[in-house]
Context: one part of a larger RNA
């Protein structure tokens, strides 16, 4: 450099932006670098191919060709790249009027419920399990009733429903933001697609400073069980779960399936626009678009199973893989306050 792949056998980065780079719509003209062709020079002898020739032959030696796929000059060709102009609207974007949404931040409110505290009522159990016991309780529990305190999460609505790049988003109001889509068409005119390196984000857990603590609840004690129980199961209970501000930056971070793009049978169900038609208050039917789902054709696939949301045919970049183990370890570096994370061997081994 070539090759064969990455749902499930190793293998898609966790997932956005974006540099460099790589790739690039349509049409006319100019150029001729790429590309194609043609002349010169060059391209060293041998060699090695072809073809005479010479030792009786061969092997060896000998002439001539051709080859020497290459560079350079230097005439042409212009179909495709490339560069340069000049236009152009089908990619992209802007503007507009209209939607729907748990998109995000910040700020206030609001019922249920759990605990606590006070207060009545009432009296002997409650709580808990497979069964009991640790626990709570006559200093009055539970259980009911009223008042109050706090913090945390928002029953129903709730849906293979909705929004977001992912991670994630659900109680209601306001404020302040992102994006998406749908209709006319008006406008700018290739402005584009991906992306090494960088880098905003990025569940849970952990950690720093400072708040906060209702219920749960790693450590932890006790009761049970059991052979034994450093567990499953009971009573309790401390980080922690909240919050502000900083770090960490990883996960079965999953669709185990990269991103965009064009193609290529049908059927169903549903969310959000849109047009048309029926009934005419709505309900309803067809189209068509953007999702989200279930079935299915060809076609792919080792089978499963995918099938317009493709794992089908194709194209542009980009990551990643290359026998199990050792090892996602060691060492070196780089990041981290740490706890660790990122890069990543080999020895030996089967």
């Nucleotide at each position: 450099c070539u090759g064969g792949g990455c749902g499930u056998a190793a293998a898609g980065c966790g997932a956005g932006u974006g540099u460099a780079g790589g790739c690039g719509g349509c049409u006319g003209u100019a150029u001729a670098a790429g590309u194609c062709g043609g002349a010169u020079g060059u391209g060293a002898a041998a060699g090695c191919c072809c073809u005479g020739g010479g030792c009786u032959u061969a092997a060896c030696c000998u002439g001539g060709g051709a080859a020497u796929u290459g560079c350079a000059u230097u005439c042409g060709a212009u179909a495709c790249u490339g560069c340069g102009u000049a236009a152009c609207u089908a990619g992209a974007g802007u503007a507009u009027a209209a939607c729907a949404g748990a998109g995000g931040a910040a700020g206030g409110u609001g019922g249920a419920a759990u605990u606590c505290c006070a207060g009545g009522u009432g009296u002997a159990g409650c709580g808990g399990u497979g069964a009991a016991a640790u626990g709570c309780g006559u200093a009055g529990a539970u259980a009911u009733c009223u008042g109050g305190a706090g913090g945390a999460a928002c029953a129903u609505c709730a849906g293979u429903g909705g929004c977001g790049a992912a991670g994630g988003c659900g109680a209601c109001c306001u404020u302040c933001u992102g994006g998406g889509c749908u209709g006319a068409c008006a406008c700018u005119g290739a402005c584009g697609c991906u992306c090494a390196u960088g880098u905003a984000c990025g569940a849970a857990a952990g950690c720093g400073u400072g708040g906060g603590g209702a219920g749960c609840a790693a450590a932890c004690a006790g009761g049970a069980u059991u052979a034994g129980a450093u567990a499953c199961c009971c009573u309790g209970g401390u980080a922690g779960u909240c919050c502000a501000c900083g770090c960490c930056g990883u996960a079965a971070a999953c669709g185990a399936u990269g991103u965009c793009a064009a193609c290529u049978a049908g059927c169903u169900g549903u969310u959000g626009g849109g047009a048309g038609g029926a009934u005419c208050u709505g309900g309803c039917c067809u189209c068509u678009u953007a999702g989200u789902a279930g079935c299915g054709u060809a076609g792919c696939u080792a089978a499963c199973g995918c099938g317009a949301u493709a794992a089908g045919u194709u194209g542009a970049c980009c990551g990643c893989c290359u026998g199990g183990g050792g090892a996602g370890u060691a060492c070196g570096g780089c990041c981290g306050a740490a706890a660790g994370g990122c890069u990543a061997a080999a020895a030996c081994u089967c």
Model confidence (mean pLDDT): 88 of 100. The part of an RNA shown here (small-subunit ribosomal RNA, central domain) has 350 nucleotides and comes from an uncultured prokaryote. Its Rfam family is "Bacterial small subunit ribosomal RNA".